[in-house]
RNA sequence: AGAGCUCGAUCCUAGCUCAGGAUGAAUGUUGAUGGCAUGCUUAACACAUGCAAGUCGGAUGGGAAGUGGUGUUUCCAGUGGUAGAUGGGUGAGUAAGGCAUAAGAACCUGCCCUUGGGAGGUGAACAACAACUAGAAAUGGUUGCUAAUACCCCAUAGGCUAAGGAGCAAAAGGAGGAAUCCGCCCGAGGAGGGGCUCACAUUUGAUUAGCUAGUUGGUGAGGCAAGCUUACCAAGGUGAUGAUCAGUAGCUGGUCCGAGAGGAUGAUUAUCCACACUGGGACCGAGACACGGUAGAGACUCUUACGGGAGGCAGCAAUGGGGAAUUUUCCGCAAUGGGCGAAAGCCUGAUGGAGCAAUGCCGUGUGGAGAUAGAAGGCCACGAGUUGUGAACUUCUUUUCUUAGAGAAGAAGCAAUGACGGUAUUUGAGGAAUAAGCAUUGGCUAACUCUGUGCCAGCAGCCAUGAUAAGACAGAGGAUGCAAGUGUUAUCUAGAAUCAUUGGGCAUAAAGCAUUUGUAGGUGGCUUUUCAAGUCCGCCAUCAAAUCUCAGGGCUCAACCCUGGACAGGAGGUGGAAACUACCAAGUUGGAGUACAGUAGGGGCAGAGGGAAUUUUUGGUGGAGCAAUGAAAUGCGUAGAGAUUGGAACGAACACCAACAGUGAAAGCACUCUGCUGUGCCAACACUGACACUGAGAGACGAAAGCUAAGGGAGCAAAUGGGAUUAGAUACCCCAGUAGUUCUAGCCGUAAAUGAUAGAUACUGUGCGCUAUGCGUAUCGACCCAUGCAGUGUUGUAGCUAACACGUUAAGUAUCCCACCUAGGGAGCAUGCUCGCAAGAAUGAAACUCAAAGGAAUUGAUGGGGGCCUGCACAAGUGGUGGAGCAUGUGGUUUAAUUCGAUGCAAAGCGAAGAACCUUACCAGGACUUGACAUGCCAUGAAUCCUCUUGAAAGAGAGGGGUGCCCUCGGGAAUGCGGAUACAGGUGGUGCAUGGCUGUCAUCAGCUUGUGCCGUAAGGUGUUGGGUUAAGUCCCACAAGGAGCGCAACCCUCAUGCUUAUUUGCCACCAUUGAGUUUGGAACCUUGAACAGACUACCGGUGAUAAGCCAGAGGAAGGUGCGAAUGACGUCAAGUCAUCAUGCCCCUUAUACCCUGGGCAACACACGUGCUACAAUGGGCGGGACAAAGGGUUGUGAUCUUGUGAGGGUGAGCUAACUCCAAAAACCCAUCCUAUUUUUGGAUUGUAGUAUGCAACUUGCCUACAUGAAGCUAGAAUCACUAGUAAUCGAUGGUUAGCCAUACGGUAGUGAAUUUGUUCCUGGGCCUUGUACACACCACUUGUAACACUAUGGGAGUUGGCCAUGCCUGAAGUCGUUACCUUAAUCGCAAGGAGGGGGAUGCCGAAGGUGGGGCUAGUAACUGGAGUGAAGUCAUAACAAGGUAGCCAUACUGGAAGGUGCGGCUA
Repeated sequence: AGAGCUCGAUCCUAGCUCAGGAUGAAUGUUGAUGGCAUGCUUAACACAUGCAAGUCGGAUGGGAAGUGGUGUUUCCAGUGGUAGAUGGGUGAGUAAGGCAUAAGAACCUGCCCUUGGGAGGUGAACAACAACUAGAAAUGGUUGCUAAUACCCCAUAGGCUAAGGAGCAAAAGGAGGAAUCCGCCCGAGGAGGGGCUCACAUUUGAUUAGCUAGUUGGUGAGGCAAGCUUACCAAGGUGAUGAUCAGUAGCUGGUCCGAGAGGAUGAUUAUCCACACUGGGACCGAGACACGGUAGAGACUCUUACGGGAGGCAGCAAUGGGGAAUUUUCCGCAAUGGGCGAAAGCCUGAUGGAGCAAUGCCGUGUGGAGAUAGAAGGCCACGAGUUGUGAACUUCUUUUCUUAGAGAAGAAGCAAUGACGGUAUUUGAGGAAUAAGCAUUGGCUAACUCUGUGCCAGCAGCCAUGAUAAGACAGAGGAUGCAAGUGUUAUCUAGAAUCAUUGGGCAUAAAGCAUUUGUAGGUGGCUUUUCAAGUCCGCCAUCAAAUCUCAGGGCUCAACCCUGGACAGGAGGUGGAAACUACCAAGUUGGAGUACAGUAGGGGCAGAGGGAAUUUUUGGUGGAGCAAUGAAAUGCGUAGAGAUUGGAACGAACACCAACAGUGAAAGCACUCUGCUGUGCCAACACUGACACUGAGAGACGAAAGCUAAGGGAGCAAAUGGGAUUAGAUACCCCAGUAGUUCUAGCCGUAAAUGAUAGAUACUGUGCGCUAUGCGUAUCGACCCAUGCAGUGUUGUAGCUAACACGUUAAGUAUCCCACCUAGGGAGCAUGCUCGCAAGAAUGAAACUCAAAGGAAUUGAUGGGGGCCUGCACAAGUGGUGGAGCAUGUGGUUUAAUUCGAUGCAAAGCGAAGAACCUUACCAGGACUUGACAUGCCAUGAAUCCUCUUGAAAGAGAGGGGUGCCCUCGGGAAUGCGGAUACAGGUGGUGCAUGGCUGUCAUCAGCUUGUGCCGUAAGGUGUUGGGUUAAGUCCCACAAGGAGCGCAACCCUCAUGCUUAUUUGCCACCAUUGAGUUUGGAACCUUGAACAGACUACCGGUGAUAAGCCAGAGGAAGGUGCGAAUGACGUCAAGUCAUCAUGCCCCUUAUACCCUGGGCAACACACGUGCUACAAUGGGCGGGACAAAGGGUUGUGAUCUUGUGAGGGUGAGCUAACUCCAAAAACCCAUCCUAUUUUUGGAUUGUAGUAUGCAACUUGCCUACAUGAAGCUAGAAUCACUAGUAAUCGAUGGUUAGCCAUACGGUAGUGAAUUUGUUCCUGGGCCUUGUACACACCACUUGUAACACUAUGGGAGUUGGCCAUGCCUGAAGUCGUUACCUUAAUCGCAAGGAGGGGGAUGCCGAAGGUGGGGCUAGUAACUGGAGUGAAGUCAUAACAAGGUAGCCAUACUGGAAGGUGCGGCUA
């Protein structure tokens, strides 16, 4: 410090997620040890048991022990003193009686310190105790006795005071032989502690906006003081700087994270506060309204003799419960500290320690060295590769461990005193001995393979993974990380500049209010004073200690502990400075405004006037259609339409001018004239003198639609009706048509109300326009030229921007103020509240869900976008297919099997250039198991061959014959049989694991690259543009200049010529023969080889003078001469595992292999490709003529002969320019048939045969005779072809024993028609444009309805909780009253009084009862939408001109998306 995830790729925006640190943690797994810490975060739930606050006999009466007595000792129930207000616990309440910081004055203070003074004189009781007595107990009652440092009176000091006092009002002793010590009372001061007041600060919500009656103030009274209380008077007080109300919460020093600013938090520790079962109250006291005190009330628990009593762990342990979860019913007062005491001492669950827990932090160890045939085992890449410079083995050491000795400090103050503890530490001995795991291993993120599984099981923080080769699941081996731990989960913070003060944004990504006026507020021109609030500086005191930090020190180190120092920052006091801001005062004119002079304008309101057009109506002319549409129909019209023409009526809107012009704040505003009125600009420079900018709330205005009421209504036109279109058509189109549109008065308050850009001010290059106005120049004048100001456009520099773009009218550079945003969906929905007549508007969440949604630009693909070009693509033609019969292939069906593959073009006479057996892969049956085939080993026999039995054959059994070749004599080669084991074998699966081969787009003209340049980048440029071409072919231009794969050419064939060669082919000349037969020839033809030729080379035109194009000449051939081969980058997971090869999987007495028979040939039907036809351009018979190419020894087979024929017999020649197949056919000539299902057509069927073959039934070909079906030119639709082509005619070859071949391959014969062109269909190419597509339009995507699940709103109600309030009742208790009862000290001679107590009573008053109210939570029949959910229903609204451009507001309407009207926007 960053990283992953949106996309085909890119940049940006934005969210989600990860890596770090931390914790009072929990949990899985594992676990050696020590030190230091920490340990109920939940039920402030209930608590058995024990302990946690006592002490003093030197205050006191008394009891007890003991004694003969005095003395003595000891204990403490009571009286009395003091302490139980500290220590310890908890965080329920509390948003301010709190806390933190800083101040203050009108207070109190036991014990402690300093200091001054004093203690004289009396008196009466009450407990204990005793007796009697009540009660179950707790606890009492009556009578009697008694002491004090307990209580009372007088005196004195002192205090108070109205200055009078007849008022109020102190003391205590004890110990000691004594000195003396400890106490007591009244003052003064201090220390420490406590109480009170004030300023500032302290959480969320406005879907909480008003709150407050003792409330605010005054006077009187009470009171030390204060509305603290009370009586009267006044009506105040508080609040958008957030009152009140509601939710949540102890506060702080600090702690964790962070670079910091900050965010989160408040365990342990320390200060403060609050509480002590719940709720109110007082008493005692210096201090409490009291955790281990008290009297009532309430709930709960225990107990009871039912009358009544007892209790309070949020002290330490412990228990139950709750919970993911948190310890021992331990030891000691030795230390530190506290209470009491004169002291010894007693008490102390404070505290010191130990125990439990890896809960955290820190330390240590689990061994070190050597050694290798690189052991065994595991894994595997099968390589001694890896585990592994690892183990065993040899040797060394002993931290730790076991054991045996020694043994502290902590103890102070002479001695004594140690829970921890025989602990820390230390000295020997023993022996590597007692001690390693957890997680991860696809990327982020360090670390990789095998096996299993097969979208299953699972994994997962995000992206994602798993569908038979998973580095992602599970296991194994290896590796990586950390290590007595390690992973996970939860939470906080950082990363997150995703709340932005530091430090973000708002044209298009979320985000500028529709516009304007203006209140509070914020901000504010120039000059000079005053002042010192802000600001800055110095000093003072403070922000406890601890923590953090720095330095030093102590535990072996560290954690930990100790000592000392200190920054920053905050509020306070005080003294200064005066630049800036604020304040005070005085000026100034530049901002702003006013007046005067001009000027522009669809600015506004009102009134008046006008013409054109539509419609209606009336009169005339006229006579059949009009109108509408893609085409029609509905509609109008002989009752006279439409057309034309004269008149009349009415409403609405104002052509041309008109403009990228004007004006207004915006919405908006246009015929002409008049009236009233607002505003801008310019000029001159008179006046005021900062009067300014912005603007939360608030006010005003605000298109269209819509609403209310009254008018008006020509045209248009939601709704609606009808006609079309359509699968449907609640639409688009057509005919009608109502609200509405218009006016007046009100309401509504919204729009894509847009410049998707708030307002104001200042600054910052240029060029070219337009509008208003001014100046200069010029002119008769208008232009022109130069220039200022205000507006309005365009181009574009710098700059800015993610890019697009913006660019003096900023989206640049700065300042001020306001509004708004913080992922998408849910949702602008629900709920609450405000406004509205309504429609609705404004404000405006959450649950749940997803990992994206989005912006700009790029490359493709695509469009029922555009432009250009091209192809038998269309058009123009010729012939077919589709109809018939048959052949053949496919589907389907059937079957034991009908083996398998190929399926739009690009499968279907395809693999198959040929299924009777074989082939053959399929089925039935019969056999076989190292195998039909290969290699290696052993044994044996050479091998080949022949015969017999059985069997369907394979096979099984038996017999015979034979003894080879090489040799170093061991054996070997070839081959058969037998045996054993590795293995063979598979046309079994996967073409979606593959190689190779192939098809297709397409013989289309494209596809790329290095360098340079442009762009943040993806990418672009080049390759585009202007021409041209069959062509990215060539030329020119150009930030490109080159290159490669394609195109073309090179190769083959055909067409011409020449040269050469001359046999088996050829024959002009000379001979010759039946015959080029032979001699001969090499001229010709032919054949083979090698050359030549064609290149837009030439002329003309055209074109840019280019490339080229057009025409012509010459030429065998002319613009690629014809034809073939040749197939760029790539696309289709195209085809093929059954040609072959091959990974993995599967079978192994079978999915291998052998054999016989069957099947691949089935047959209602559908499709493809063909053949033959339907006839006279024909058919039959007879005669006659002309090819090319090819094949042949397992062959071709002449000749002769025979058969009606297929064929048979014979067997010459030929290993082929020699011989054979071999006869070409259409064609020509002659003749028959005659318009007919025929002498057309030949299917089907019967009979008889030939050849092949082991075999012709399933199931072949051919022949003869007989039979003689459909079919008379073929619907929708569709195919091929541009010249030696189509059409037509034969001949031939491969594959075979034969052949289902009408197929396939090449071959020659005869031999056309048409295309002037590119509107349309289809395929393709280039450029451009739109895009929400990228699996790329067979794309994407919207809504209803159906189903499942999830959360949620409404809901008759219902059940709780909290809060305040009215009324009733009213415990305890303080305060007050009291005429009732009672009373030791004191007064009085007495009677009696003062004072006290009890009872009664008044105010207040908790709990309780009751009433209505507010807030809030749960739940509910039914109901509403929302979200999510592989393949389901209905449509296709959007994205392309998305097939009617889309969208916004509004209204109506429809199953649904939606449609239509009106106005607006361009996205």

Predicted 3D model of a 1467-nucleotide RNA (small-subunit ribosomal RNA) from Trichopus zeylanicus subsp. travancoricus.
NCBI's taxonomy places the organism under Eukaryota, Embryophyta, Euphyllophyta, Petrosaviidae, Trichopus zeylanicus.
The coordinates come from a structure-prediction model, not an experiment, and the mean pLDDT is 84.
Its Rfam family is "Bacterial small subunit ribosomal RNA". Gene Ontology terms of the family: ribosome and structural constituent of ribosome.